[in-house]
Molecule: Lysine riboswitch aptamer
Organism: Gelria sp. Kuro-4
RNA sequence: GGAUGGGGUAGAGGUCGCGGGAGGUCAUAAGUACCGGCAGGGAGCAGGGCAGCAGAGGAACUGCCGGGAAAGGGGCCACACCGCCGAAGUCCGGUCCUCGCCCCGAGGGCCGCGGCUGGGGCUGCAGCGAACAGCUGCAGAACUGUCACCCGGUUGGCUGACCCGGCGGCCGGGUGGAGCGCUAUCUCAUUC
Numbered sequence: 001g002g003a004u005g006g007g008g009u010a011g012a013g014g015u016c017g018c019g020g021g022a023g024g025u026c027a028u029a030a031g032u033a034c035c036g037g038c039a040g041g042g043a044g045c046a047g048g049g050c051a052g053c054a055g056a057g058g059a060a061c062u063g064c065c066g067g068g069a070a071a072g073g074g075g076c077c078a079c080a081c082c083g084c085c086g087a088a089g090u091c092c093g094g095u096c097c098u099c100g101c102c103c104c105g106a107g108g109g110c111c112g113c114g115g116c117u118g119g120g121g122c123u124g125c126a127g128c129g130a131a132c133a134g135c136u137g138c139a140g141a142a143c144u145g146u147c148a149c150c151c152g153g154u155u156g157g158c159u160g161a162c163c164c165g166g167c168g169g170c171c172g173g174g175u176g177g178a179g180c181g182c183u184a185u186c187u188c189a190u191u192c
Base pairs, nucleotide, nucleotide: 001192002191003190004189005188006187007186008185009184010183011182014085017084018083019082020081023077024076025075026074034067035066036065037064038063039062040061044053045052047103048102049101050100088117089116090115091114092112093111094110095109096108097107098106099105118144119143122140123139124138125137126136127135128134146177147176148175149174150173151172152171153170154169155168157167158166159165
């Protein structure tokens, strides 16, 4: 000095990079829930049970009239704020919490050196949802970053001078792989 392996640190992908918290505002939710009146109706209220509530002084439900929300979710603004680059998402398993209690169902938190996905859009299907918003999953055709191999071009770099060639750098193209990756750097161990 090189190679291999282990550990650490710092970075890159993007002009929709990922996720989160509260504030303001706007629309939506919705002429819905709910309240009142009239008429019908004739015993109820979430899938079942319990409890609770209401009810013949008329329940659920239906029609008409009058009045009429909110939460979650979303767009925009702004302090543009916080954490970041398996950022994060999803599935499986375990465990805890919530929805009055139990079953069913649904939602949330934590754990696992568990599985899958490099990334962001577009289109289609499915799910959550009021929704054509947003999120998630699957599939498809492109785009993009990275590494490997191959091809072409270029090169004031290296190879004792020069030419050719080789190595390296840069540009373009093709094929393929996956983030347990890639780049730089530090350290330890082994080896030449």